The RNA shown here (small-subunit ribosomal RNA) has 1452 nucleotides and comes from an uncultured Bacteroidota bacterium. Rfam family: Bacterial small subunit ribosomal RNA. Rfam links the family to the GO terms structural constituent of ribosome and ribosome. The coordinates come from a structure-prediction model, not an experiment, and the mean pLDDT is 82.

RNA sequence: GAUGAACGCUAGCGGGAGGCUUAAUACAUGCAAGUCGAGCGGUAUUGACGAUUUCGAUUGUCGAGAGAGCGGCGCACGGGUGAGUAACGCGUACGCGACCUACCCUUAACAGUGGAAUAGCCCUGGGAAACUGGGAUUAAUGCCGCAUAGUAUCUAUGAGCUGCAUGGUUUAUAGAUUAAAGCUGAGGCGGUUAAGGAUGGGCGUGCGUCUGAUUAGCUAGUUGGUAGGGUAACGGCCUACCAAGGCGAUGAUCAGUAGGGGGCGUGAGAGCGUGAUCCCCCACACGGGUACUGAGACACGGACCCGACUCCUACGCGAGGCAGCAGUAAGGAAUAUUGGACAAUGGGCGAAAGCCUGAUCCAGCCAUCCCGCGUGCAGGAUGAAGGCCCUAUGGGUUGUAAACUGCUUUUAUAAGGGAAGAAACCCCCCAACUUGUUGGGGGCUGACGGUACCUUAGGAAUAAGCACCGGCUAACUCCGUGCCAGCAGCCGCGGUAAUACGGAGGGUGCGAGCGUUAUCCGGAAUUACUGGGUUUAAAGGGUGCGUAGGCGGAAUAAUAAGUCAGGAGUGAAAGCUUCCCGCUUAACGGGAGAAUUGCUUUUGAUACUGUUGUUCUUGAAUCAAGAUGAGGUUGGCGGAAUGUGGCAUGUAGCGGUGAAAUGCAUAGAUAUGCCAUGGAACACCGAUUGCGAAGGCAGCUGACUGGACUUGAAUUGACGCUGAGGCACGAAAGCGUGGGGAGCGAACAGGAUUAGAUACCCUGGUAGUCCACGCCCUAAACGAUGCUAACUCGACGUUUGGUUUUAGGAUUGAGCGGCCAAGGGAAACCGUUAAGUUAGCCACCUGGGGAGUACGAUCGCAAGGUUGAAACUCAAGGGAAUUGACGGGGGUCCGCACAAGCGGUGGAGCAUGUGGUUUAAUUCGAUGAUACGCGAGGAACCUUACCUGGGCUAGAAUGCUACUUGACCGCACCUGAAAGGGUGUUUUCCUUCGGGACAGGUAGCAAGGUGCUGCAUGGUUGUCGUCAGCUCGUGCCGUGAGGUGUUGGGUUAAGUCCCGCAACGAGCGCAACCCUUGUCUUCAGUUGCCAAUCCGCAAUUUAUUGUGGAGGGACUCUGAAGAGACUGCCUCCGUAAGGAGUGAGGAAGGUGGGGAUGACGUCAAAUCAUCAUGGCCUUUAUGCCCAGGGCUACACACGUGCUACAAUGGCCAGUACAGAGGGUUGCCAAGCCGCGAGGUGGAGCUAAUCCCAUAAAGCUGGUCCCAGUUCGGAUUGGAGUCUGCAACCCGACUCCAUGAAGGUGGAAUCGCUAGUAAUCGCGCAUCAGCCAUGGCGCGGUGAAUACGUUCCCGGACCUUGUACACACCGCCCGUCAAGCCAUGGAAGCUGGGGGUGCCUGAAGAUGGUGACUUUACGGGGAGCUAUCUAAGGUAAAACCAGUAACUGGGGC
Repeated sequence: GAUGAACGCUAGCGGGAGGCUUAAUACAUGCAAGUCGAGCGGUAUUGACGAUUUCGAUUGUCGAGAGAGCGGCGCACGGGUGAGUAACGCGUACGCGACCUACCCUUAACAGUGGAAUAGCCCUGGGAAACUGGGAUUAAUGCCGCAUAGUAUCUAUGAGCUGCAUGGUUUAUAGAUUAAAGCUGAGGCGGUUAAGGAUGGGCGUGCGUCUGAUUAGCUAGUUGGUAGGGUAACGGCCUACCAAGGCGAUGAUCAGUAGGGGGCGUGAGAGCGUGAUCCCCCACACGGGUACUGAGACACGGACCCGACUCCUACGCGAGGCAGCAGUAAGGAAUAUUGGACAAUGGGCGAAAGCCUGAUCCAGCCAUCCCGCGUGCAGGAUGAAGGCCCUAUGGGUUGUAAACUGCUUUUAUAAGGGAAGAAACCCCCCAACUUGUUGGGGGCUGACGGUACCUUAGGAAUAAGCACCGGCUAACUCCGUGCCAGCAGCCGCGGUAAUACGGAGGGUGCGAGCGUUAUCCGGAAUUACUGGGUUUAAAGGGUGCGUAGGCGGAAUAAUAAGUCAGGAGUGAAAGCUUCCCGCUUAACGGGAGAAUUGCUUUUGAUACUGUUGUUCUUGAAUCAAGAUGAGGUUGGCGGAAUGUGGCAUGUAGCGGUGAAAUGCAUAGAUAUGCCAUGGAACACCGAUUGCGAAGGCAGCUGACUGGACUUGAAUUGACGCUGAGGCACGAAAGCGUGGGGAGCGAACAGGAUUAGAUACCCUGGUAGUCCACGCCCUAAACGAUGCUAACUCGACGUUUGGUUUUAGGAUUGAGCGGCCAAGGGAAACCGUUAAGUUAGCCACCUGGGGAGUACGAUCGCAAGGUUGAAACUCAAGGGAAUUGACGGGGGUCCGCACAAGCGGUGGAGCAUGUGGUUUAAUUCGAUGAUACGCGAGGAACCUUACCUGGGCUAGAAUGCUACUUGACCGCACCUGAAAGGGUGUUUUCCUUCGGGACAGGUAGCAAGGUGCUGCAUGGUUGUCGUCAGCUCGUGCCGUGAGGUGUUGGGUUAAGUCCCGCAACGAGCGCAACCCUUGUCUUCAGUUGCCAAUCCGCAAUUUAUUGUGGAGGGACUCUGAAGAGACUGCCUCCGUAAGGAGUGAGGAAGGUGGGGAUGACGUCAAAUCAUCAUGGCCUUUAUGCCCAGGGCUACACACGUGCUACAAUGGCCAGUACAGAGGGUUGCCAAGCCGCGAGGUGGAGCUAAUCCCAUAAAGCUGGUCCCAGUUCGGAUUGGAGUCUGCAACCCGACUCCAUGAAGGUGGAAUCGCUAGUAAUCGCGCAUCAGCCAUGGCGCGGUGAAUACGUUCCCGGACCUUGUACACACCGCCCGUCAAGCCAUGGAAGCUGGGGGUGCCUGAAGAUGGUGACUUUACGGGGAGCUAUCUAAGGUAAAACCAGUAACUGGGGC
């Protein structure tokens, strides 16, 4: 886009079309084929006139004349249906020299004379009926004789012309045979014969006409001939005889499906699908068979027979055929009225009038389709109300939409008028002449229908829905729901913010329709003729030989089959298409043209193809010479090695493995030597080599044998290429028979390994491997690349030939290889050995799975091979490449990563955090690394979020508005655990006198929430990781993803730098700039410093020491500015970057040490409980206040620490040296008291001034003597101190007493590379106090070790593989268990169509006979009989379906 459609929702009108696609199922009822009296006899009935009369009627003449009958014509047309049919059925084009044709037309001739019957009518029987028997009599355009007759038919004899084989045609002579019908109104109509025409048919032929080869052979009247029969006619159409043919891979036969065509739908076309309506042909008429009549039938509304079904019946018999029009039932998703009329068109009969006509013309029903029209038009902004949405005092949208104003009246309604379609036939009149025809005029005739159409009237009045809105695909928001309910054409939506579900608002599309379903075409180049492919995506046969077939070199001649051009015929009409015309337009209809791409015929052309003839040599082959090789078959021979046997030497192990064990061995192994024996395979040469069609082929040698190659150009003269079927070969394994058997070695056994180990490893070992003969016939049989030929740049290697005048060269063949240009390819890649450009032939492919399975067939001894589906199921499967990630892949490198060291943890006690458990609550969060001395840098109350209990409700805090009060605060009292509740007291300031400030109360607007969601978020943080990476612009490469740059060679701590390079640059990172520390210089000098100088005091040994001051800037120090370090210099290495050096110099040397600084990103990492914040929830509570409790629990488990286990130590005494901090709600001196915590005391200090504040380890001396101790200090008892409202739960400290575990810690595991580890003390934050052994800082003392990068962990770069991309914590295979589905096998059961044999055999046909019958007879018939035959019965077999206990695999 389309439809003969159906279904859902909806529906105003008109025009034109269409309307059982299913049950060719069954049919009630009515109608659908009759007509002619001008063919015939003649009746009932009836008119007129008579006669008779019993008045009922009867009868005569003349008329009219139903029904029925004889006869003629029609009934073979028209109408219906598509069951059958794969066929000369249909289409198209021819032929009939092998035919027929009623009615019609033309021409010619004729129609003479007889006869016998029979319906009807009458009489009489049978039967329920349908129907039927007998007798008598009668007519015809019914039937039969005789006559006449030819250009008819037959026979015989000739002649002419001619074709296409049999032949055709014309003509002559002789003989034989066959015709007729009348009627009449007197015009005519009919009859017979013959010839011709027209129309309609019959037969034959070429070409075309569905699927299946898992249908490959079929055929007995079969194929042909002769003779006969039959027919309108040819013919095995039929019969007899003779011959053995005929069809088939160009698809016979069989099976399935199907009416064919014009056309119709779609498509650019080619095609594909289809065959409704209309037209042509065919077939059929309940299923099957058969003939009769006839011009025509084997006959829809005729006959006979068989069968099924229905109806009637008096049970003996009978009747019937809607696939005609209506209609009914049934079936179905589904398809209409038991209508009107012959007015028109057409048909039958008739001379005609006319009759008949469910053909036809009309009407009715149905949105089934096509077309047209309408449901108003214009104005109208406060952009009304309402709805919906939002950033919500407001805005947006619905929306000029509505209201309102004006206008119009198609349609509908009502009233009025009102067609065309009609012209004939016929009748009447007139005219012309050809005298029965033509022409003119008038009259008669309308089912549709009072319809179309026209006019008038009033009034916006009578008239809008359906689907959709995630993308494809035009159209977006809110609410509800919460992987539910649901949607879905594909992809896919839905798990609490759904443009995808449902509703709403809004929008989009179409519109009296709109959607859905079904089917077809297109898009689909997705079966590819036009117009595809096959290395890796599906797809090259395992290989060759070769049949049919297809294709085929050069020249010339002929021919004209293909081909091309012109002409002729045909290609029905309708349809399509162009133009014109008619309905108001359109649909629709009419006219004309074009088209109908085809077939036939004819004339010509002859380039190409074909055919034929004659040539040619270049394709192909032969010949001669040469050379080549693991080519093949078969025999002989050889050495090395393994095994075995014998002998000998010799002694305890051998063998085997990652390590072992099984095994062998004192009965002498292994090892070694010699001899013997047997089988299999052939080291080195050996190669990226060679040969072969492929499989494949390897010691040496003989015989036989195949091939390719080179050179020559002697021979043939296209002999060629490919190759469906076919034939042959075909690794390994396997099979059969017979040998052989050393080594190896499926199965098997044992030993190991392992969770297991029916494996990998080891020790043995049977088939087999080997030979001969015969099978099997498959492989990743691979170059995953069929064969042949031609053409298209090159350079290199190699094998084997040839040529050559300089040779390590040049050139020419045939092979084998790696690299590239053009070109090709999705890319990888291919590239004269093509996957390039062409030609020829063959094979194969068409989404994945099911499945190379099942069934069938075929081959095989078997195993199995070949051929090869479907149901069902999925939305993928696959290729190549890219970026990552990953690897028990590779390379390079780094890191306290390992190693080398030092010290720890894990064992003990305690501290602290966590899990778990418990609890009223033990608030919450953090959970591998990256949670666990973490948030918390201070939980007794508070904190506090938790629990129990008591209270408050606009609330504990803040802002605003209105009203009100004048206080509030404070004080006192009662109650209470407190909060709270209650009472009392007190009663403000300013003022313009309105009010205001402030405070309380009430009401309201904003509350509040440590409630939920860190997976809605911001911000902040951890980690990879201070790892060296992460990117961009432009250019270039690639179809693209993407790459390049950023890779490579070096170098570095570093993507740091250098060099190279289709890259050139740049950014974020690295480094540097910043702070601190180490050296120096300058400046400055108080509270810091004191060398030198001076002064005072004290001590004393008058030399000095201590202390204070003046003073000073020297020094230390403080704190500001500078210097300094850059591989700068030297040597060596290196192109450079850079590296090395016990280098120089220097305080410092290669980043001097330390810090701050954290790229793109990853982990939906952490945090809604710091804070902020969307959404949700809560509002006398999940908010707020208070008291008490809890966060401190305790069988356990883990993390992080402290103290120890002691002698490098403990204890006692003496004694020395820091740095960095803090301090007024504070640090607190001296002095005094206390054993001590501390108390008292009060000086100083807002700090380089005073205080905390004695640093400790260290050093000196003493003691302890290896022990659960003079180690260790837990625990417990007692007594205290301090802070604080308060130390019970639950603080720290002091003293006295007590004196636990613990003797260096299993598996495992952590930190650290130098002022580091280790060890020692000091300070600070938080803080009333403190559970701090934690955290953050400070200084003192001060090591050991690093061979090195194999390994563990983490990381970086390059590379490689990948079926991973949620990225290896990935992906994924098979069994088993449960459910569902389709399917194979299967004892059996059931059904179907077709064929075959035999039996029976109706109607009918043909033949024979025919004693009976008819006589009209040269005869016919009944009857009997032979053959054939529908149907039926029976038998065996094949085929196809359905079903089935059980069973097999498959899918989800």